[in-house]
Context: one part of a larger RNA
Molecule: large-subunit ribosomal RNA, domain II
Organism: uncultured Longimicrobium sp.
RNA sequence: ACCGGCGAGAGGUCCCGCGCGGCGAGGCUAAGGCAGCGACAGCCGGAGCCGCAGCGACAGCGAGUCCGAAGAGGGCGCGGAGUCGCGCGGGGCAGGCCCGAAACCGGGUGAGCUACCCAUGGCCAGGGUGAAGCCGCUGUAAGAGGCGGUGGAGGCCCGCACCGGUGUCUAUUGCAAAAGGCUCGGAUGAGCUGUGGGUAGGGGUGAAAUGCCAAGCGAACCCGGAGAUAGCUGGUUCUCCCCGAAAUGCCUUUAGGGGCAGCCUCCCGGGGGGCCCGCGGGGGUAGCGCGCUGUUUCGGCUAGGGGGCUGACCGCCUACCGCCCCGAGACAAACGUCGAAUACCGCGCGGCCGUGGCCGGGGGAGUGAGACGGUGGGUGCGAAGAUUCAUCGUCGCGAGGGGAACAACCCAGACCGUCGGCUAAGGUCCCGGAGUACAGGCUCAGUGGGGAAGGAUGUUGUGGCGCGCAGACAACCAGGAGGUUGGCUUAGAAGCAGCCACCCUUGAAAGAGUGCGUAAUAGCUCACUGGUCGAUGUGCCCCGGCACCGAGAAUCCACCGGGGCUCAAGCCCGGCACCGAAGCCGCGGGGCCGACCGCUUGGCGGUCGAGCCGGUAGGGGAGCGUCCCGGUCGGCGGCGAAGUCGCCUGGUGACGGGCGGUGGAGCGGCCGGGAGUGCGAAUGCCGGU
Repeated sequence: ACCGGCGAGAGGUCCCGCGCGGCGAGGCUAAGGCAGCGACAGCCGGAGCCGCAGCGACAGCGAGUCCGAAGAGGGCGCGGAGUCGCGCGGGGCAGGCCCGAAACCGGGUGAGCUACCCAUGGCCAGGGUGAAGCCGCUGUAAGAGGCGGUGGAGGCCCGCACCGGUGUCUAUUGCAAAAGGCUCGGAUGAGCUGUGGGUAGGGGUGAAAUGCCAAGCGAACCCGGAGAUAGCUGGUUCUCCCCGAAAUGCCUUUAGGGGCAGCCUCCCGGGGGGCCCGCGGGGGUAGCGCGCUGUUUCGGCUAGGGGGCUGACCGCCUACCGCCCCGAGACAAACGUCGAAUACCGCGCGGCCGUGGCCGGGGGAGUGAGACGGUGGGUGCGAAGAUUCAUCGUCGCGAGGGGAACAACCCAGACCGUCGGCUAAGGUCCCGGAGUACAGGCUCAGUGGGGAAGGAUGUUGUGGCGCGCAGACAACCAGGAGGUUGGCUUAGAAGCAGCCACCCUUGAAAGAGUGCGUAAUAGCUCACUGGUCGAUGUGCCCCGGCACCGAGAAUCCACCGGGGCUCAAGCCCGGCACCGAAGCCGCGGGGCCGACCGCUUGGCGGUCGAGCCGGUAGGGGAGCGUCCCGGUCGGCGGCGAAGUCGCCUGGUGACGGGCGGUGGAGCGGCCGGGAGUGCGAAUGCCGGU
């Protein structure tokens, strides 16, 4: 890992509800007892329980009663249905669907491991160093001191045994549940070690690490309380049919759990429900507005203030600030003189739909982590696959088609079958079903097939304003002058540093000068004018379509699904055809519900329905099969039972039947009853391979 077997809502009791049954103003016995072998069955047993009357704190009264002064008013009652049993659903009590703790407590067992202690024994090759003391010599007044020798101290030195375990390699299903190699520390000491003994878990021991107390010690191990508890995780076994959620509100030592409500389901009762339309309502959102509350810009006017003048008082001036007011212009969730669309409420005398609408009561739930998308808001950065509300949708619990792939987007809600048809979204060159389809335009960027501010004689369309055959625009030829070097300034300032002014003349035209230039002049050029040329002209501006730049990322292409595509296979507009789904239609079949009809009416059969049949949690209904028991079939069986293998066959399914092989002794149909009653999952348990 696979296969097989085992494996999870038993049973009891009390209560609530439903179904069925007995009796019924009553219903039922409990313990116990009687005869008999008897615990089953039968019969006694009415103790007791429920019901038959309530109201009041009581006395008490009673279809009433209590409060009250009340005959008022109000509260609770009254106009008769219960009770017992069986079955099912649910709740309480207990282990109560199954498995699972970490732990807590009690009583014991452990110091043959290890920690420390007590008693008594044992062990430490060899080498080195050379303390005190002592002796001698020397030295001193005596000492101290010095030198030599002797001596043999030390948690002294080097280093075996022994004890340890520093670094590294090997080992890592090992030689080994801690070892081996090399290396290293201690090695007369707080040394190592044998034997006997002591200390025990709320404890001991500890040169102290929470270390050690028998290979896991922040509290040992064994058994017991014990099926501890587990608001947590996992698991929970046959079939078909009908309906079908929630992830919200309030409260919660509450937040991944609950209670009540909401939403689902089943039963009973009631009578109505939805959409459109019409009529009648209230509102203060969007918008808009500025009279109110506040905010705000400019201007006018101006109270007041600042500054200056004045010897004081009185006053005067001011190009400073400026309330209020006036004019103009704005802003607001917590501003409103206004004010929609929707939404909501009521009515129905209107139309349509209609078995899953509505209301009440009762039984059973699940849910109370939601997610994304659109819209309206808050928070955030007008960030987030963010977060939090509201509202709708989808997923959740939804398959199918599209979107390359892709819960939530687009289309569309799958009862079953069908080698028929039509469509939706989306598509129709090839991959790949269907147009290399049609008409008109746009784009040259592979834009399409990512991207902004911003930039740009890309190109196309519309409009506006000029100039132009009396000759425009561009190009070319020529002129572009005089007063004058304007005045000022300046070292200089001459069109061209700067300041002021910007006139006059000649003329076809020419600025007191557009740019370059000089130290300043000069020089070049422009505006402006003439000429040459001869226009389907030319200049500028606004708006729109499509394109261009802006454009950098990490493994070749990698931002069309790919190939590939350019009057398109791109984009815009128009109409036609086709493809395309579990949508719709055709044909066949099944189930549910409603209405009606018939009948042997707790149901069965038939007809009709422009009714329904996706589905998780969950509710309801109907069944299949296994084991055992009672009854029944004068059932089956060595002329071959069960089991098992194969083939055929019936049923919507769980499953049933037939034939053949194997097997070799039991087994079944029907009607009932009772359960150790269905396995793929629990890191399930046991076995096998």